Predicted 3D model of an 86-nucleotide RNA (c-di-GMP-I riboswitch aptamer) from a Chloroflexota bacterium. The sequence was found by an Rfam model in a public genome assembly. Model confidence (mean pLDDT): 89 of 100. Of the family's consensus pairs, 95% are formed in the model. Lineage of the source: Bacteria > Bacillati > Chloroflexota.

RNA sequence: UGACCGAAAGGGCAAACCCGUCGAAAGCCGGGGACGCAAAGCCAACGGGUCUACGCCCGCACGGGCAUGAUGGCCGGGCUGCCGAA
Numbered sequence: 001u002g003a004c005c006g007a008a009a010g011g012g013c014a015a016a017c018c019c020g021u022c023g024a025a026a027g028c029c030g031g032g033g034a035c036g037c038a039a040a041g042c043c044a045a046c047g048g049g050u051c052u053a054c055g056c057c058c059g060c061a062c063g064g065g066c067a068u069g070a071u072g073g074c075c076g077g078g079c080u081g082c083c084g085a086a
Base pairs, nucleotide, nucleotide: 005084006083012037013036017032018031019030020029022027035073041079042078043077046076047075048074049071050070051069055066056065057064058063
C1' cells in the first nucleotide's frame, strides 16, 4: 500500500409520522423527526421482484390487463469511498 474483516475514533445518511411543493397515481423534493444503515453513496438502457395506470386495450357495467412511470432503505450485480484494532 492492497485485500478480507468491522473493534475504536471522527463523523455521515435518515424509516415511520407531521407540514409544504410537484405528480393522474405510485412516488420525488424541502423542513421537522429518528426506525435503522459499514456503503441506507451512485447506477433502473445489466437481471429479477414489488408498487402505480395519466394513456392504451378488453368489457353493458363494477372492473380487468399493459410501463415507457416509480422503488438503489426489495434482491442480485456494477462503479466509487472515510477509518484501521483483532